[in-house]
Large-subunit ribosomal RNA, domain II from a Mycoplasmataceae bacterium, 680 nucleotides, folded computationally. The full RNA is in RNAcentral, with records from ENA. The coordinates come from a structure-prediction model, not an experiment, and the mean pLDDT is 85. The source organism's lineage runs through Bacteria, Bacillati, Mollicutes, Mycoplasmatales and Mycoplasmataceae.
Context: one part of a larger RNA
């Protein structure tokens, strides 16, 4: 991992609602007892309903409170009951698997930890403690030196133990190994038998270590189907509806209760519900605006009040101030927790209303409580996130179809089924690829087919304004002088460091100097003129397409390709293409109305989940005085029937059992559960 076969809402009781049937102010029986052991009879204890009030005495259509004959509370208007079925719930393993613990009796010291009996084991070499004996030596010891001598948790180093590296095994040869080095080897040593210590415990040179490949509490059997709000699975078909991811509360957030939203049953049909739109009549302080409050902030202006200086023998004061700056005004700002002010929208009432077909009660059953994005109003964030969090609408969840190159939330648009029929929505029309052409225009940058402050004689359109045949505007000639090197400072300062002034004169016309320049001058230049030319020049706004600003990591990689100078972009017009949308033509199914039985109408995506009707498999009853060796079940092949589960036929193959019809009863339908068993 494939094939086969097994696998998951049952039973029991009660209880409540549907329905079906009995009898009905009544309904019924349960053990037991009889039975041809079936059915039935019999059995009236006992439920339940018929009245209820009060804690209860007790009273009764009443009671209860109370001093009450008041007031309020519960009551009193009758349909029940029993059995079946069917939903659902409680109680139970309670739909099925799955813990990890937790108890409780057993079993283990053959592994291993300690111990305690009794045994048994250490090649070889080396070092040379005590003592000793000899000699020296001492007064006598000490003492030395030669020899002996053999200690020793000494040395080296096999067997034997152990387990420090590293390479190699790592579905191993081995559920701890090999190879090649390493540590201890007379000692707290190694080792054989046989006993001892047990799990809430032993044992331990101490690591939570060992206790039979199992140890922060062994194994195994039993409570035990422990629980498990958490994974996982959960088995045929079709029809009609069709949510949720909010509140509230939860030791509660991954659950649960109630409400909300969803279904199916009954009632109800009301000037009742929705409703585009329209009047009418309101509640409100939002957007905006504004500064009247209340607060933040700007400038000026007057300027308490204190500082500081002067005058004053001292105090009182007076007088001034490049100082603080109350406090008024005047201008010009600003605010979710400011408002003299106020909308548009959307609510609420009434009323009208095309239109839609629902509303609302009560009652069984549910699900749902982790949302997503989008647009459009706010809050948190960084006016950052596919970030987070309210509000309000749409998709998606649960929606398939066409478009967006691909694509959950973005546009179009909701799929009962058929059809090689039209028409058309978004989007498109060179070519891939289904369908296109005309007008006027803008863009040259492949802009189009990524961006920003910010730049700039790109270029289109337009306002204005100023100079111009009295000659503008660019170039090109010539001129740009004097009093003067104005005064001041400075070394110097001469148009050009810097201050201050900024005049007068000849003049077509020239500043007490526009930029460069020199230590200062000097020199170039400018402004202004005048000549030459001959017709437009220049300066501002405002606007449409462009330009640069523009750097990423595996070629092209920021149109889906190809290419495109229109096949880009304004802007207009006329065509078309394109969906499961609408039509058209058939055919189903639901519901509702009737012209009452076959027409009309309307509807028919759909997950959680309500409801409804079927299909087949097993098995019992009855009935086909069913089928079956003339060949059953079951396999197998086939062009058959039905909307669908699924049924019929035939031919082989196979070799004894097996089908239709009612009705009843269930061990009833597998593709999934890291499922179980088997095969392979």
């Nucleotide at each position: 991992g494939c094939c086969g076969g097994a696998g998951a809402g049952u039973u029991a009781u009660u209880g409540u609602u549907g329905c079906a049937u009995g009898c009905a102010a009544g309904g019924u029986u349960a053990a037991g007892c009889u039975g041809u052991a079936g059915a039935a009879g019999u059995g009236g204890a006992g439920c339940c309903g018929u009245a209820g009030g009060g804690a209860a005495a007790c009273c009764g259509a009443a009671u209860c409170u109370u001093a009450a004959u008041a007031g309020g509370g519960u009551g009193u208007u009758u349909a029940g009951u029993a059995u079946g079925u069917a939903g659902c719930a409680a109680u139970a393993g309670a739909c099925c698997c799955g813990a990890a613990a937790c108890g409780g009796g057993u079993c283990g010291a053959u592994c291993u930890a300690g111990u305690c009996a009794u045994g048994g084991g250490c090649a070889g070499g080396u070092u040379g403690a005590a003592g000793g004996u000899a000699g020296a030596g001492u007064a006598a010891c000490a003492u030395c030196u030669g020899c002996u001598g053999g200690a020793g948790g000494a040395c080296c180093g096999a067997a034997c133990c152990c387990a420090c590296u590293u390479u190699c095994g790592u579905u191993g040869a081995a559920a701890u190994g090999c190879c090649a080095g390493g540590g201890g080897a007379u000692g707290a040593c190694c080792u054989g038998u046989g006993a001892c210590u047990a799990g809430g415990g032993a044992u331990g040179a101490a690591a939570u270590u060992u206790c039979a490949a199992u140890c922060g509490a062994g194994a195994u059997c039993c409570g035990u189907g422990a629980u498990a709000g958490c994974u996982g699975g959960u088995u045929c078909u079709c029809g009609c509806c069709g949510a949720u991811a909010u509140a509230a509360u939860u030791u509660u957030a991954a659950g649960a209760u109630u409400a909300g939203c969803c279904u199916c049953g009954g009632a109800u049909u009301a000037c009742u519900g929705g409703g585009a739109c329209u009047g009418u009549g309101g509640a409100g302080g939002u957007a905006a605006a504004g500064c009247u409050c209340u607060g933040a902030a700007u400038g000026a202006a007057u300027g308490a009040u204190g500082g500081c200086g002067u005058c004053g023998c001292c105090u009182a004061g007076a007088c001034g101030u490049a100082c603080u700056g109350a406090a008024u005004u005047c201008a010009a700002u600003u605010a979710a927790a400011c408002u003299c002010u106020g909308a548009a929208u959307g609510c609420c009432a009434c009323a009208g209303g095309a239109c839609c077909u629902a509303u609302u009660c009560c009652g069984g059953g549910a699900g749902u409580c982790a949302g997503a994005c989008u647009g459009c109003g706010g809050g948190g964030g960084a006016u950052a996130a596919g970030c987070u969090u309210c509000g309000u609408a749409g998709u998606c969840g649960u929606g398939a179809g066409g478009g967006g190159a691909a694509g959950a939330g973005c546009c179009c648009a909701g799929a009962u089924c058929a059809u090689u029929a039209g028409c058309u929505a978004a989007g498109g029309u060179c070519c891939c690829u289904a369908a296109u052409a005309u007008a006027u225009g803008u863009u040259a940058a492949g802009u189009g087919g990524a961006a920003a402050a910010g730049g700039a004689u790109g270029u289109u359109g337009g306002a204005u304004u100023u100079c111009u045949u009295a000659a503008a505007c660019a170039c090109c000639a010539a001129g740009g002088a004097u009093g003067u090197u104005g005064g001041c400072u400075u070394a110097g300062a001469a148009g050009c460091a810097g201050c201050c002034a900024u005049c007068g004169u000849u003049u077509a016309a020239a500043g007490a100097g526009u930029g460069c320049g020199u230590a200062a001058c000097a020199g170039c230049u400018c402004a202004c003129u005048u000549g030459u030319c001959g017709a437009g020049a220049a300066a501002u706004c405002c606007u449409g397409c462009g330009c640069c600003g523009a750097a990423a990591a595996u070629u092209c990689a920021a149109c889906g390709g190809g290419g495109c100078u229109a096949a880009a972009c304004a802007u207009a017009u006329a065509a078309c293409c394109g969906a499961a949308g609408c039509u058209a033509u058939g055919g189903g199914a639901u519901a509702a109305a009737u012209u009452u039985u076959a027409u009309u109408u309307a509807u028919c995506g759909g997950u959680a989940g309500g409801c409804g009707a079927g299909c087949g498999u097993u098995g019992u009853a009855u009935a086909c005085u069913g089928g079956g060796u003339u060949g059953a079940a079951g396999g197998u092949a086939g062009a058959u029937c039905g909307u669908a589960a699924g049924g019929a036929c035939u031919g082989c193959u196979g070799g004894a059992c097996u089908g239709u019809a009612u009705a009843c009863a269930a061990g009833u339908g597998a593709g999934a559960a890291u499922u179980c068993c088997g095969g392979u």